[in-house]
Predicted 3D model of a 107-nucleotide RNA (Glycine riboswitch aptamer) from an Alphaproteobacteria bacterium. The sequence was found by an Rfam model in a public genome assembly. Rfam family: Glycine riboswitch aptamer. Rfam's curators write: This family represents the bacterial glycine riboswitch. The coordinates come from a structure-prediction model, not an experiment, and the mean pLDDT is 77.
RNA sequence: CGUGCCCUUGCGGGAGAGACUUGCAGUUUUAUCGUUCGGUGAAGCUGUAGGCGCCGAAGAAGCAACCACCCCGGAAUCUUUCAGGCAUCAAGGACCGCAAGGGUUUC
Numbered sequence: 001c002g003u004g005c006c007c008u009u010g011c012g013g014g015a016g017a018g019a020c021u022u023g024c025a026g027u028u029u030u031a032u033c034g035u036u037c038g039g040u041g042a043a044g045c046u047g048u049a050g051g052c053g054c055c056g057a058a059g060a061a062g063c064a065a066c067c068a069c070c071c072c073g074g075a076a077u078c079u080u081u082c083a084g085g086c087a088u089c090a091a092g093g094a095c096c097g098c099a100a101g102g103g104u105u106u107c
Base pairs, nucleotide, nucleotide: 002107004104005103006102007101008100009099010098011097012096013095018052020051021050022049023048024047025046026045027044028043029042030041031040032039033038034037053086054085055084059082060080061079062078066074067073
């Protein structure tokens, strides 16, 4: 100096699963009542609190091929779903690529 590995940051890509159902609230359309402003019903949308169902790629937990070993152990994209998530958008997102910075030194 190059390269390998780790961490941080930025950019790009990035899946899956109910527009199910109930209550409440708001809003839009419509029907109707009284004729003043409002009441009631139906449908759609949004929010919120539940019920059931579902997903698995933040995190968490468990086991394992394997690694290490004096002891203590480490370990997944597998498994479980506590958390999280389930129309679109947004957010999140393991992992992959590029760039910069820092650390390390496999070669």